[in-house]
Context: one part of a larger RNA
RNA sequence: UUCGUGGCUAAGGAACUAGGCAAAUUCGACCCGUAACUUAGGGAGAAGGGUCCCCGAUUUCGGUCGGGGCGCAGCAAAGAAGGUCCAGGCGACUGUUUAGCAAAAACACAGGGCUCUGCAAAUUCGCAAGAAGAGGUAUAGGGCCUGACACCUGCCCGGUGCUGGAAGGUUAAGGAAGGGGGUCAGCCGCAAGGCGAAGCUCUUGACUGAAGCCCCAGUAAACGGCGGCCGUAACUAUAACGGUCCUAAGGUAGCGAAAUUCCUUGUCGGGUAAGUUCCGACCUGCACGAAUGGUGUAACGAUCUGGACACUGUCUCGGCCACGAGCUCG
Numbered sequence: 001u002u003c004g005u006g007g008c009u010a011a012g013g014a015a016c017u018a019g020g021c022a023a024a025u026u027c028g029a030c031c032c033g034u035a036a037c038u039u040a041g042g043g044a045g046a047a048g049g050g051u052c053c054c055c056g057a058u059u060u061c062g063g064u065c066g067g068g069g070c071g072c073a074g075c076a077a078a079g080a081a082g083g084u085c086c087a088g089g090c091g092a093c094u095g096u097u098u099a100g101c102a103a104a105a106a107c108a109c110a111g112g113g114c115u116c117u118g119c120a121a122a123u124u125c126g127c128a129a130g131a132a133g134a135g136g137u138a139u140a141g142g143g144c145c146u147g148a149c150a151c152c153u154g155c156c157c158g159g160u161g162c163u164g165g166a167a168g169g170u171u172a173a174g175g176a177a178g179g180g181g182g183u184c185a186g187c188c189g190c191a192a193g194g195c196g197a198a199g200c201u202c203u204u205g206a207c208u209g210a211a212g213c214c215c216c217a218g219u220a221a222a223c224g225g226c227g228g229c230c231g232u233a234a235c236u237a238u239a240a241c242g243g244u245c246c247u248a249a250g251g252u253a254g255c256g257a258a259a260u261u262c263c264u265u266g267u268c269g270g271g272u273a274a275g276u277u278c279c280g281a282c283c284u285g286c287a288c289g290a291a292u293g294g295u296g297u298a299a300c301g302a303u304c305u306g307g308a309c310a311c312u313g314u315c316u317c318g319g320c321c322a323c324g325a326g327c328u329c330g
Stems, first nucleotide, its partner, number of pairs: 001326009011316002015314001020311001028052005037042001039148001053068006083309007090301002095107002111146007123132003149296004154226003159223002161219005168214003174208002178204006186195003227245005254288001255285001266282005
């Protein structure tokens, strides 16, 4: 002198910083006391306050009452040992996870729904035998989605998928009447050559021929989708209203600058001396929206965001000490 670990620090007290990261505060026992909200269990150790030492009196031996000390202290030598509160987002919760950068708002979850499956079940593994499902039987088992609870879950079946239908169209192998070719017993011819039955063979092929597809329906807690332009009210503005084009149907309730808002630090209000964050509103939703669930919600969370009190070497701004390691100098 640097690093690591630990301790103290006047005055201030988050001015540090992306952020109170780190540290500090709190911490025991008993008594008093304890709000909003709430699923009435909780919230709650809420919060907050008092006592703890010594002396005396008294006692039913648990206590009760009175008094004392300049200050500090009286649970705390060591060990052990909550900081608290307010508001919002997300996820109901306890759980699970990226062994070695992520513990979460991700996964799971009870609950909800759709769908398949009648048992030699569906589904899955295996070439098979066989096995899981299950020594279970639809209050069961498989698949998919959603994710406690409360209030709810709108419209579209045109496309894709699935289910059902079977009149018509299309359609494979196979079957196949018929046609054509090759071959050749034979026939014709002096010859060259020509014709050529049956059989075999190559080929063509009317017609026949299932599912599927086309087609007709159903089905969205199946995949998914849920408009544009113009005009209109006796200030203005706006448009309950009208017109028109397109569509399968044009986004309902609720929510909304949001984990979603580009413009944007939107505008207004709150909080601050000052607030791109935060909270409450507005609605012009670039590009929310209803089980790819919508909106709420007590409790819960090493979750994310904003704020307050307490507290502090985080800082103003440094200083000192102890131990360990390194470097440098002697």